This is a predicted structure of a 65-nucleotide RNA (transfer RNA) from a bovine gut metagenome. It matches the Rfam family "tRNA". By type it is a transfer RNA. The sequence is in RNAcentral, with records from MGnify. The coordinates come from a structure-prediction model, not an experiment, and the mean pLDDT is 84.
RNA sequence: GGGCAUAGUUUAAUGGUAGAGUAUCGGUCUCCAAAACCGCUGGUCCGGGUUCGAAUCCUGGUGCC
Numbered sequence: 001g002g003g004c005a006u007a008g009u010u011u012a013a014u015g016g017u018a019g020a021g022u023a024u025c026g027g028u029c030u031c032c033a034a035a036a037c038c039g040c041u042g043g044u045c046c047g048g049g050u051u052c053g054a055a056u057c058c059u060g061g062u063g064c065c
Base pairs, nucleotide, nucleotide: 002065003064004063005062008022009021010020011019016052025039026038027037028036045061046060047059048058049057
């Protein structure tokens, strides 16, 4: 000097309701379990600023590459 930080985990998201896969939990199915199918829960690293509105733009910090 450059990049990254979003759910337990892997990751999307033109400034306008933050989604998906996977995992956990519940249900259906099964003699039981697994698989499959359905559903629920759960998140923007920390401050400040701009804006009607910020995960997104600006700025300081922290951590990682």